[in-house]
RNA sequence: CGGGACGUAGCGCAGCCUGGUUAGCGCACUACCUUGGGGUGGUAGGGGUCGCGGGUUCAAAUCCCGCCGUCCCGA
Numbered sequence: 001c002g003g004g005a006c007g008u009a010g011c012g013c014a015g016c017c018u019g020g021u022u023a024g025c026g027c028a029c030u031a032c033c034u035u036g037g038g039g040u041g042g043u044a045g046g047g048g049u050c051g052c053g054g055g056u057u058c059a060a061a062u063c064c065c066g067c068c069g070u071c072c073c074g075a
Stems, first nucleotide, its partner, number of pairs: 001074007010027004020058001029045005051067005
């Protein structure tokens, strides 16, 4: 320098191809119940500018463009 994959909650991921109710799952976290206490189990709850910026559209995590970061391949 060229090509590819990935970036969504504290962590790991789905959703993207085929745009459309409130953006979800597991673990973790908080409160309560349970216990002599802890663990386990149960109930409820909080947490997201969907990497950043712009564009298209009535509507974008999803389509288009640019940039940034991580990883891989080639030179």